The RNA shown here (c-di-GMP-I riboswitch aptamer) has 76 nucleotides and comes from an Acidimicrobiaceae bacterium. Lineage of the source: Bacteria > Bacillati > Acidimicrobiia > Acidimicrobiales > Acidimicrobiaceae. The coordinates come from a structure-prediction model, not an experiment, and the mean pLDDT is 87.
RNA sequence: CAGCGAAAAGGGCACACCUCCCGUGAGGGAGGGCCGCAAAGCCACGGGGCUCACAGGAGCCAGCCGGGUUGCCGAA
Repeated sequence: CAGCGAAAAGGGCACACCUCCCGUGAGGGAGGGCCGCAAAGCCACGGGGCUCACAGGAGCCAGCCGGGUUGCCGAA
């Protein structure tokens, strides 16, 4: 350094749900909450799902799968 992911260490994030705000909507933001997660950090590139419009099309989901990229620790 890569691979790998522990009966390690320090930690991190935050499903559902609730409240408020934004959005036509999917959904997003903040606070609470804590099901889970070794990338549950980021990216809409491919697949897939969802929304709006409906001739073109535009958008959302990264905690659906794949891919890209960055990263803490160091047992077997």